RNA sequence: CGCUGGCGGCGUGCCUCAGACAUGCAAGUCGCACGAUUAAACUUCCCUUCGGGGAAGAUAUAAAGUGGCGCACGGGUGAGUAACACGUAAGUAAUCUACCUUUGAGUGGGGAAUAACAUCGGGAAACCGAUGCUAAUACCGCAUAAUGCAGCGGCACCUAAUGGUGACAGUUGUUAAAGGAGCAAUCCGCUUAAAGAGGAGCUUGCGGCAGAUUAGCUAGUUGGUAAGGUAAUGGCUUACCAAGGCUACGAUCUGUAACCGGUCUAAGAGGACGGACGGUCACACUGACACUGAAUAACGGGUCAGACUCCUACGGGAGGCAGCAGUCGGGAAUUUUGCGCAAUGGGGGAAACCCUGACGCAGCAACGCCGCGUGGAGGAUGAAGUCCCUUGGGACGUAAACUCCUUUCGACCGGGAAGAUACUGACGGUACCGGAAGAAGAAGCACCGGCUAACUCUGUGCCAGCAGCCGCGGUAAUACAGAGGGUGCGAGCGUUGUUCGGAAUUAUUGGGCGUAAAGGGCGCGUAGGCGGCGCGGUAUGUCACCUGUGAAAUCUCCUGGCUCAACUGGGAGCUUGCAGGCGAAACUGCCGUGCUGGAGUAUGGGAGAGGUGCGUGGAAUUCCCGGUGUAGCGGUGAAAUGCGUAGAUAUCGGGAGGAACACCUGUGGCGAAAGCGGCGCACUGGACCAUAACUGACGCUGAGGCGCGAAAGCUAGGGGAGCAAACAGGAUUAGAUACCCUGGUAGUCCUAGCCCUAAACGAUGGAUGCUUGGUGUGAUCGGUACCCAAUCCGAUCGUGCCGCAGCUAACGCGAUAAGCAUCCCGCCUGGGGAGUACGGUCGCAAGGCUGAAACUCAAAGGAAUUGACGGGGGCCCGCACAAGCGGUGGAGCAUGUGGUUCAAUUCGACGCAACGCGAAGAACCUUACCUGGGCUCGAAAUGUAGUGGAAUGAGGUAGAAAUAUCUCCGUCUCGCAAGAGACUGCUAUAUAGGUGCUGCAUGGCUGUCGUCAGCUCGUGUCGUGAGAUGUUGGGUUAAGUCCCGCAACGAGCGCAACCCUUAUCGUUAGUUGCCAUCAGGUCAAGCUGGGCACUCUAGCGAAACCGCCUCGGAUAACGGGGAGGAAGGUGGGGAUGACGUCAAGUCCUCAUGGCCUUUAUGUCCAGGGCUACACACGUGCUACAAUGGUCGGUACAAACCGUCGCAAACCCGUGAGGGGGAGCUAAUCGGAAAAAGCCGACCUCAGUUCGGAUUGGAGUCUGCAACCCGACUCCAUGAAGCUGGAAUCGCUAGUAAUCGCAGAUCAGAACGCUGCGGUGAAUACGUUCCCGGGCCUUGUACACACCGCCCGUCACAUCACGAAAGUGGACUGCACUAGAAGCCGGCGUGCCAACCCGCAAGGGAGGUAGCCGUCCAAGGUAUGGUUCAUGAUUGGGGU
Repeated sequence: CGCUGGCGGCGUGCCUCAGACAUGCAAGUCGCACGAUUAAACUUCCCUUCGGGGAAGAUAUAAAGUGGCGCACGGGUGAGUAACACGUAAGUAAUCUACCUUUGAGUGGGGAAUAACAUCGGGAAACCGAUGCUAAUACCGCAUAAUGCAGCGGCACCUAAUGGUGACAGUUGUUAAAGGAGCAAUCCGCUUAAAGAGGAGCUUGCGGCAGAUUAGCUAGUUGGUAAGGUAAUGGCUUACCAAGGCUACGAUCUGUAACCGGUCUAAGAGGACGGACGGUCACACUGACACUGAAUAACGGGUCAGACUCCUACGGGAGGCAGCAGUCGGGAAUUUUGCGCAAUGGGGGAAACCCUGACGCAGCAACGCCGCGUGGAGGAUGAAGUCCCUUGGGACGUAAACUCCUUUCGACCGGGAAGAUACUGACGGUACCGGAAGAAGAAGCACCGGCUAACUCUGUGCCAGCAGCCGCGGUAAUACAGAGGGUGCGAGCGUUGUUCGGAAUUAUUGGGCGUAAAGGGCGCGUAGGCGGCGCGGUAUGUCACCUGUGAAAUCUCCUGGCUCAACUGGGAGCUUGCAGGCGAAACUGCCGUGCUGGAGUAUGGGAGAGGUGCGUGGAAUUCCCGGUGUAGCGGUGAAAUGCGUAGAUAUCGGGAGGAACACCUGUGGCGAAAGCGGCGCACUGGACCAUAACUGACGCUGAGGCGCGAAAGCUAGGGGAGCAAACAGGAUUAGAUACCCUGGUAGUCCUAGCCCUAAACGAUGGAUGCUUGGUGUGAUCGGUACCCAAUCCGAUCGUGCCGCAGCUAACGCGAUAAGCAUCCCGCCUGGGGAGUACGGUCGCAAGGCUGAAACUCAAAGGAAUUGACGGGGGCCCGCACAAGCGGUGGAGCAUGUGGUUCAAUUCGACGCAACGCGAAGAACCUUACCUGGGCUCGAAAUGUAGUGGAAUGAGGUAGAAAUAUCUCCGUCUCGCAAGAGACUGCUAUAUAGGUGCUGCAUGGCUGUCGUCAGCUCGUGUCGUGAGAUGUUGGGUUAAGUCCCGCAACGAGCGCAACCCUUAUCGUUAGUUGCCAUCAGGUCAAGCUGGGCACUCUAGCGAAACCGCCUCGGAUAACGGGGAGGAAGGUGGGGAUGACGUCAAGUCCUCAUGGCCUUUAUGUCCAGGGCUACACACGUGCUACAAUGGUCGGUACAAACCGUCGCAAACCCGUGAGGGGGAGCUAAUCGGAAAAAGCCGACCUCAGUUCGGAUUGGAGUCUGCAACCCGACUCCAUGAAGCUGGAAUCGCUAGUAAUCGCAGAUCAGAACGCUGCGGUGAAUACGUUCCCGGGCCUUGUACACACCGCCCGUCACAUCACGAAAGUGGACUGCACUAGAAGCCGGCGUGCCAACCCGCAAGGGAGGUAGCCGUCCAAGGUAUGGUUCAUGAUUGGGGU
């Protein structure tokens, strides 16, 4: 804040503007201090008109005054303050203290004023002035006085010391008072001194915050002497002297903030906070100042200045709610202008009593905590209603109704406290008690995808909306909205904000830094931190005990009081701390004294690109000179620019100059790192080995600091051979400001000086100790081998590899640790913004170092895993390439598609894997499309009810038909009948129907990778895990095929085989097939008898298995060759398609969820369309011809089909075809002619005797019907086309090519499709390349997986930030100026009662107005600093 709201108790209630405030109240009291006043009543007296009046006393009065005490308490607020302000512990021997308590002493005697008041005056007011009168417990002298105070002197004791103490005795000086009441006793006061209690001041140790992008600060500053001042110490103040004081253990500056007891949270340690209550501090409109007082620099006192508000007669005045209420304002937000002093407490008073917005109560607010209620028991036909539903039912739900019962709380009636120890009760007729009535008056809020308890329906359709995080919503939403149901809490429930927790996510407890963020580039070294062995001492830390303190409240425990609880009383604990005392002495510190193991020195050795300087050498490049020599050289993937006939390149000789040092050279050496490489010399640093002589902890690390620090770059001067940014030219390219080439300047080199950064890397700081091993290598030494060691064995130091334990998120590290430990330093805390901005600092510059925030994201990142991918690698395969043959792409036509057109040209399919595909066949039908005409229980199906009739058939009329109507024929079965049944028309009803949408809601089916060799599982093992292993490896295969090996062993789906077909043979069978032999017979013919030998048919068998030989191979698997065989290494072909991929295809085969439609998106009919046609593409056919065409003759198949059919012979027609009808339900008859081929003839290279499109004419056939829109035939016509650009397809053998035949669909309609046979090649070196695939491996920032991911500019929008001529504010420094009020000081000629002198006048002492001065607030001038806001324009950044 939203929704809701019954009661009571106890608490709490302006967190923001320390903003401004109307009104009322919040501090007064005392008449027993005093003057004064004194109404009524009383007493006395006087007067009297007898009504009364006057005076005095007593009494009373607090409106006003003098005086006393109080007003410094109580109450509010948190602005300021980072400080002795606070907390805690000490000190005060450096102090004060009114009222109160205790004790001692005293209280004598005088004086002078003044307010009130009166009169006069001024002023609008506030108020003021003058004169006069008066009192005191007001004021002033005097007396007395000490154990007071001050001075002097000595003694004793204490203390670290300044110093202090003393009932030590002296001495000198000095200081006081007030009365009141009472008949009195006496009481209350007053003065002085001592003490107490409580309070206060001052000082000190320790403690509690952020920034170093604040590093230096300080002149009264630090100290001293003297003085002043204060209650008191002190630079508190002044003068003089000295030059100190603080600071990395954070001064100064800036920001923020009242502090604490405590509160919240947390297991604790901590973290955050300081509201209520209690203690302390500070403040009172802002700033300054003093007065009074015991005490104030004073919330409801004063003066001045300033701002603001108000009054005014304009001259001048008044005011201060951060007291209680209340108002306005601000704000998300915080109450009544209440009652009472009854209680508690405070002030005054002798007391009565008065005052008290402290306080006690009430009111308002669910703001918090606590308690109670809104009913209890029974009640199933599980009512109604609502929701869900598989329609059977289920849920709300014993819930309700209904029956019985109770009455807390509230409301009503009656009684009625304690709080009070006499009087006195605001609260309050309250708490509490009793009574009567009646379930009566009392439930909501959030949530229900996971985290997180709780699920369904409807609506919505990335819309509306939700969301704390992940994320929901794009038509089946448990996440949106509503509903039903459920869950949680309950007079509350949610939300928002804030704090702690979880977060070991700042890590003290309790983290890290090889690769996740994080080791400084390297060394030397200051401060600091840490530090070997022994003995003695000390007691800093440490430990034990005791004492004091650590307020109360809070908290914990125990125990009481309110009916319980919250709340509250009592007791104990706690208060983890600080201080003091007395002890302990292991460890730490300190002191002393020793030791040698750490460290260093010494002596003797050898190794080394360690450093600096000076010399010197050869090879090579380039250039110059000369000789020889001729046309090219050079360069590249290929070229060109370039050089060369003015003689290059090449080659020989000579010379110049600069730079770098081949071989040796080595995960070899040296150095702290950067880095160091020819040879020699000089100077010089370090390490190592051996010896064990010397020192005796001398050590380690190291914030700051100092030094070194590749390359590039800068300054100055040299040098410059080669190389080479920039630049120029040539290429490449779409471009090429690149890669390649030709040139080429800075630079590279030297000297001197800067710069100070690197993937300055082992991405690994330094030091020390400890912890199984193996194997190299460098240096040195020792041992062994009778002698001899580069070699064998060992030791130390360095440098590599592999590995145990251990560590690690994993990778990995593993005595050179990233293991186990200790010490010190540096660094990290999500990604981006950003190593950027600002500031500082360094630099000549470039730039370096230091180093943020706003804003934005939910990730960024590491290591490893499985895939996928790579113009990565290895191995292998496939008509994948290559080698061949033939095509497509060009032409005409056919067919499909796109596009266009149209009323419609129905729909689907779109890379491979859509496009002669669904469609194995659109004239009607099909048909889904269009136009028009009809129907609405419907064209078809089922049930029920009613009603009529058999159904059906034939014909007529209208019409395009559907349809409507008429006529005729017909009128079933059972039963005696009534009636029932079958079929059918009509009506009604429940239903239907949809080739409408969604293939991204689905089933089924299919395509594809791919007939590729793969895909998995169980158990075991390995790994924190994802996963791995198996399945990898060595061979081999067509194959994850097999063999061998192996932490694997087995198994499944795939492969293969089993199946079909084909190739050989045997056997069985022998008609419709066949015909060798025998017989008959024909022109001929298996034609006939006969036969089953052969062919063939179709059943069953056989056959092939690397079986045999040989060679290779691990002797295996297997491979090469050979024999035999019809066939040889899966013989050929087919069927067979793993886990999965493509949200692949299909809702138009079928099935199906949801949605839509219901006189229409259904259905019937006629006609049209699917056949359109500028174009584009795919698939085919026919060709372009002579390996051909035409004509004639002639030969050889397989498979298949046929009664709704195939149809022979024969006849007719040029032909399609017609007639005809034998035969055939088929090894019997028919389709049926096979064609290419072969033989012969013609054509002779041409748009032809090629080619056949197109068109005209004439026909045939099918069919209700060939106009749109069929096929075929004949005659005529005779287009394009002469072998096809880029590109692209198929095929490895009975294959390609070529030739024909048949079938499905089908009335008719194939150049398509599916099959069949005939003829019948070429080529394969090979696997580099293209495409696809398999296995292993590697990289990856990809996982929607390379058609991935992703970078920067530009454009548009928006957000925050930086710079910027400047501008405006806030805070603040310094200098000068200024100088109110006030204190202090001086003067004080004006003025003055007390005391002194004086008869007096007057004087003195003392004071005072006023003036002057010091200090000083506001203000002013000038100049700086810090910070905030803003700014045209501009810069990058985020989204």

A computed fold for a 1439-nucleotide RNA from an uncultured bacterium, annotated as small-subunit ribosomal RNA. Rfam family: Bacterial small subunit ribosomal RNA. Gene Ontology terms of the family: structural constituent of ribosome and ribosome. The prediction has a mean pLDDT of 84.